[in-house]
Order: sequence, then structure tokens, then C1' cells
RNA sequence: GGCUCCGUAGCUUAGUCGGUAGAGCGUCCGACUGUUAAUCGGAAGGUCAGGGGUCCGAAUCCCCUCGGAGCCG
Repeated sequence: GGCUCCGUAGCUUAGUCGGUAGAGCGUCCGACUGUUAAUCGGAAGGUCAGGGGUCCGAAUCCCCUCGGAGCCG
């Protein structure tokens, strides 16, 4: 330098035939308990890496950029 894949909540990630952004763990509050832990219920937490385009509508499709991994030279 060329090609492929990946980037979504604090962490691990689902969602990628375009139509309300979800889960587990963690955090916080509550229930239970003599107390803690475990268990159960609830809540907060996301510019979907960044910018542009297409579209009534984009995490999802197209282009560029950034970061990571791999292959080729």
C1' cells in the first nucleotide's frame, strides 16, 4: 500500500430482509432477613465511533474519515 471483518449503556453483547434501541452483569432504590449475602420487584444509564448522502423514515443502505483485529504484498 491492497483486501476482509469489527466499533451499540460502566463491562459483555442482541438487533444488520429500513419502521418504538433491548438483554445479562454492574450501579441505585425497595421487599424479604436479627444483620450481611442470596433471592425477588423497580429505576437510572445510549449524539448506535465521527461526518455527509439516499429515503416519508437509517444502528441497519451508499460515500469519506478515525480506531481495533486479521490476511496478502
The prediction has a mean pLDDT of 83. The RNA shown here (transfer RNA) has 73 nucleotides and comes from a Candidatus Woesearchaeota archaeon. The RNAcentral record of the sequence draws on ENA. Its Rfam family is "tRNA". It is annotated as a transfer RNA. Taxonomically the source falls in Candidatus Woesearchaeota (Archaea, Nanobdellati).